Large-subunit ribosomal RNA, domain II from Candidatus Desulfobulbus rimicarensis, 680 nucleotides, folded computationally.

Context: one part of a larger RNA
RNA sequence: GUCAACGACUUACCCUACGUAGCAAGGUUAAGCCGCGAGGUGUAGCCGCAGCGAAAGCGAGUCUUAAUAGGGCGAAUGAGUUACGUGGGGUAGACCCGAAGCCGGGUGAUCUAUCCAUGUCCAGGGUGAAGGUCGAGUAACAUCGACUGGAGGCCCGAACCGAUAUAGGUUGAAAACUGUUCGGAUGAGGUGUGGAUAGGAGUGAAAGGCUAAUCAAACUCGGUGAUAGCUGGUUUUCUCCGAAAUAUAUUUAGGUAUAGCCUUGCGAGAUGACUGUUGGAGGUAGAGCACUGACAGGGCUAGGGGUCCCACCGGAUUACCAACCCCUUUCAAACUCCGAAUGCCAACAAGUUCAAUCGCGGGAGUCAGACUGUGGGAGAUAAGUUCCAUGGUCGAGAGGGAAACAACCCAGACCGCCAACUAAGGUCCCUAAUCUACACUAAGUGGGAAAGGAGGUGGAAUUGCACAGACAACCAGGAGGUUGGCUUAGAAGCAGCAACCCUUUAAAGAAAGCGUAACAGCUCACUGGUCUAGUGAAUCCGCGCCGAAAAUGUAUCGGGGCUCAAGUGUAGUACCGAAGUUGCGGAAUGAAAUUUAUUUCAUUGGUAGGAGAACAUUGUGUAGGCCUGAGAAGGUGUAUCGUGAGGUAUGCUGGAGGUAUCACAAGAGCUUAUGUUGAC
Numbered sequence: 001g002u003c004a005a006c007g008a009c010u011u012a013c014c015c016u017a018c019g020u021a022g023c024a025a026g027g028u029u030a031a032g033c034c035g036c037g038a039g040g041u042g043u044a045g046c047c048g049c050a051g052c053g054a055a056a057g058c059g060a061g062u063c064u065u066a067a068u069a070g071g072g073c074g075a076a077u078g079a080g081u082u083a084c085g086u087g088g089g090g091u092a093g094a095c096c097c098g099a100a101g102c103c104g105g106g107u108g109a110u111c112u113a114u115c116c117a118u119g120u121c122c123a124g125g126g127u128g129a130a131g132g133u134c135g136a137g138u139a140a141c142a143u144c145g146a147c148u149g150g151a152g153g154c155c156c157g158a159a160c161c162g163a164u165a166u167a168g169g170u171u172g173a174a175a176a177c178u179g180u181u182c183g184g185a186u187g188a189g190g191u192g193u194g195g196a197u198a199g200g201a202g203u204g205a206a207a208g209g210c211u212a213a214u215c216a217a218a219c220u221c222g223g224u225g226a227u228a229g230c231u232g233g234u235u236u237u238c239u240c241c242g243a244a245a246u247a248u249a250u251u252u253a254g255g256u257a258u259a260g261c262c263u264u265g266c267g268a269g270a271u272g273a274c275u276g277u278u279g280g281a282g283g284u285a286g287a288g289c290a291c292u293g294a295c296a297g298g299g300c301u302a303g304g305g306g307u308c309c310c311a312c313c314g315g316a317u318u319a320c321c322a323a324c325c326c327c328u329u330u331c332a333a334a335c336u337c338c339g340a341a342u343g344c345c346a347a348c349a350a351g352u353u354c355a356a357u358c359g360c361g362g363g364a365g366u367c368a369g370a371c372u373g374u375g376g377g378a379g380a381u382a383a384g385u386u387c388c389a390u391g392g393u394c395g396a397g398a399g400g401g402a403a404a405c406a407a408c409c410c411a412g413a414c415c416g417c418c419a420a421c422u423a424a425g426g427u428c429c430c431u432a433a434u435c436u437a438c439a440c441u442a443a444g445u446g447g448g449a450a451a452g453g454a455g456g457u458g459g460a461a462u463u464g465c466a467c468a469g470a471c472a473a474c475c476a477g478g479a480g481g482u483u484g485g486c487u488u489a490g491a492a493g494c495a496g497c498a499a500c501c502c503u504u505u506a507a508a509g510a511a512a513g514c515g516u517a518a519c520a521g522c523u524c525a526c527u528g529g530u531c532u533a534g535u536g537a538a539u540c541c542g543c544g545c546c547g548a549a550a551a552u553g554u555a556u557c558g559g560g561g562c563u564c565a566a567g568u569g570u571a572g573u574a575c576c577g578a579a580g581u582u583g584c585g586g587a588a589u590g591a592a593a594u595u596u597a598u599u600u601c602a603u604u605g606g607u608a609g610g611a612g613a614a615c616a617u618u619g620u621g622u623a624g625g626c627c628u629g630a631g632a633a634g635g636u637g638u639a640u641c642g643u644g645a646g647g648u649a650u651g652c653u654g655g656a657g658g659u660a661u662c663a664c665a666a667g668a669g670c671u672u673a674u675g676u677u678g679a680c
Stems, first nucleotide, its partner, number of pairs: 001680006011092013026047003032041003051058002061073004095233002098230001102223006113197009122187001124156003127152001131148006160184003165180004199215001201211003236614006246259005260366002262363007272354001273352003276348005286338001287336002292332003296328004301322001303321002305318005369394010399410003414586004419582003425576003428560003435572006446562001452546002456543005462537004473530005479503003485497002509524001512523003587604008615669001617666005625659003634653008
C1' cells in the first nucleotide's frame, strides 16, 4: 500500500419547545405495602387555578408615598398536567482518538559519576638531581675535578588508557565503528573483586555532565477517560429552502456572547419591493472667493530698510521689504455668497404572476473573506499592498468565450433527445461558421512600452505667390556717391560704435554668409531671361517609423500561416456558437381553479446549516403462523423493477435454517482518523 473485520453524538437525571396520547380547573403520584407476574394500592408531595411587596402583610389588586396624585408590576382577556417520542440546553469523560506535563507509592549505581576496603599491571631505551668516595684546594670552611649514585606529576616508545586531524561509513560490519595520523604511558596512572551514595535526590577536576542505548529532573504502577478555545476523523438515499466572513463587547483578536443574515412552526393580513407624482431634510460632485487661510503680477500708499541734506526738528530720494485698499489671476479634507445628479424620509393612488413584509416561539451556521467596477484614506495618485463606502462575481456556480486562466465577458445546470433559435465571441487551416462595398496601413504595424524625435503616408480646413509666368534649376546682372562717418597700425558692405541716406535702375542691403593683414575674391538678398504649371508656410485629424538590451530554445498572434489581409476603420449581409430560449417526452415541489382527479401557471445550481420523506442491518412481538433437503442462510452470475438508498426472479455453488406484514427497540450503515487487528 491493497483487501477483510472492528472503529466516533451514547446513557442517567433535571430544564425547555414541538409532536402524539390520557384526563382537564384540574392533572399526577413517590417511597412503601399486596401480588409469581401482569397489576393493584398508596394523596405525603409536585405543577396549575392570583398577584404585589425586601418583609410584616394586603389581595383583583398591590408596592412606592404625607397622598385618594402619578408611576411600577398585575387583573380585566382562564389551560393545565401526566406519560412517551423528537429537537436543544445543563450536570456528569458526554462525539471519538491525540499531548508536553502535575502529584503519590515503589524499582534501579551489573552502564556511568564520586568515595571506601582489598588485590593486581606498567617491554625496552635515554637523561643523570641530591647524597657518597677519592683527589685537588682552604688557616678551617668554601670551591673544583673524577668516579659512584639513581631522583623526576623528566624524555623517546610497546602493552594499557585515551581520542587530535582526516577519509570512509550514515536503510553502517557497528543504535558511535574502521583505516591513517595523534595524546599520556611511575602517575592527580590503569585495572579486577567486594561495598557506599538516588529522583527536586545523588554524584560531578563543572560539560547541565552522568544516574542501565532514557536526564533542565530516571524508570514503573496508580490518580486517569488529567486538560487540549488546537489538529485530524465522524459511516445509507432522495426532496424543499439556503447563509456568513458584519456591528458591539471581550486578558479579546484563528475563541465566545448578543444583534444581523438562514431555516422551521404558529399568528397578523396588504403592511413589502420596484416604477410614477407630490412634499420634505441635507451641504457632497461641481463651482466660487462673500468669510477663514494660502497665492502671482501691477497700481496706490501707511510702516520699515538703504542713500543724501541735517546739531536738533524736519526733509529729499529709492529697479529695496511691505499692511490696508484697488485692478488683473489662482488654490483649499478640517474655506463657502452658491450648489446638483443619485441616495434618504413621508404621503398618494395606480401598475408590475417581483412575492414578499411584520410579530411570537424551536434549530442553526457565520465573526480569516477574495478579486473586479466606481467614490475615497494610507502608500510613492507603488504592489496579486492595506483600510472604508457602494455594486457585481467567486465563495456555495456547472455551461460558452478570454489558447491555458476561482474573481473578467455571456449565461444561472430537474432528467432524456443523432431537433430548432440565439448571447458573449467568432466564420483561411488546425476548428463549427462569410461574403459585399469604400477607405487606410507596408511597419509583419497588427502581435508589448513613455518622454521625446522625424520633408513616412492619407485626409481636412487656413493662408502667401502664380499664364501680367510663380517655385526649383540653368544663363546674366547684383551698380554709383563710397575706402559713407567714428574708431583704428589698418577697418574698403562683412573687429567694434552710432547712423542706415541719396542716385542710376529691370534690380542691387551703407549688406545675410565665406574670405583678406587691409584690399581683392566667391556667394546671398533683389532683378531680367530660358523653361513651364503649379508652388511655399503654419495648423488639425487617421494609420505607421525611431526611441526598444537578458539570461535552457523560436518564445510579446495559441500554432500554421496572413499584405486591394486572414491587419485597421466604416456600412451592410448570411452563418456558427452555451447545460440560455424554443420544441417533444418524463419526474418532483408549490399555488390556483374546478368537473375531485385532472388542468393551468410558477418553480426545481448549491457549501455551512435548517426542514421533510424514505432504504438497508441486528433483535423482539405478530409467529406452535408462513417458506425450506422438490434445497434455508451465505457465496457467485444473469435478467428485471424503482428517482435513489435498494427490491424481485432465476442459473451455479452451498448444505440447514430463514422469515412476510404492521409495530417496537437499537452495540444500526466507513475511501480516509501518519486509525486498530489480521492476511498478502